Predicted 3D model of a 128-nucleotide RNA (FMN riboswitch aptamer (RFN element)). Model confidence (mean pLDDT): 83 of 100.

Formats: sequence, structure tokens, C1' cells
RNA sequence: UACUAUCUUCGGGGUGAGGUGUAAACCCUCAACCGGUAGUUAUAGCCUACGAAUCCUGAAAGUUCAUUCAGGACCGACUCGGUGAAAUUCCGGGGCCGACCGUACAGUCGGGAUGAGAGAAGAUAGUU
Repeated sequence: UACUAUCUUCGGGGUGAGGUGUAAACCCUCAACCGGUAGUUAUAGCCUACGAAUCCUGAAAGUUCAUUCAGGACCGACUCGGUGAAAUUCCGGGGCCGACCGUACAGUCGGGAUGAGAGAAGAUAGUU
């Protein structure tokens, strides 16, 4: 330095005003705000991959639901100019996107979630 095993900690952000209405932080108008993880010749919400969410199948002990584990499906959105060896990542301009359940229709409210997790940091032991 690298690998393996065990353990610990960390690991998602964000809205106001006005209008209509019985009722809207959800509709309409105006003006805002936010961006998980790893990778990439150079820094990424919109390039690649992953996680989460949603749905399906199988297994486990039980009474259907639900729970845990394994596998699968699904999985949004960008361009122009500049610099440069190199950038859909930087700088400048103009755009676009956002799970499920609830509620007057929600990226920003409430909830599953004091959860789970891609992974990050560290400790110990062993091997090299």
C1' cells in the first nucleotide's frame, strides 16, 4: 500500500403573496426555493451506474393482512456559447425534471420514516 473478516459512527434538501371557492402551502396568476451515492481525462438533479419509492414472484415461522430474506420488473429531466489537452460536470445565456399514501389535484404540507439504503469515515485482527 492492497485485500479479507468483525465491529462502530455517519448517511435527503426545499414556498411565499394574491385570486377563485364552503374548503386550496395542492387549482390559477406572479415571484421563489431544493437536488441521495459512486464513477467520469475537469467539480454533474437532467452523461453512466446504483440506492430509495412503487409493483410482481418465491421462501421462512405463524391465522388472511402485515413482517423478514432472495430474485425480477419499473425507474424523470439539456441545450447554446466560452476556456481548455480534456468539461451535456467549470464560466456565461436560455431551458427542463421530480415515487407512493392522505387531503380540493402537492418536488417544497402531513404520513410510512426515530425506518431502509447506495455508500462514506474510522477501529481491531489477519494476509500481502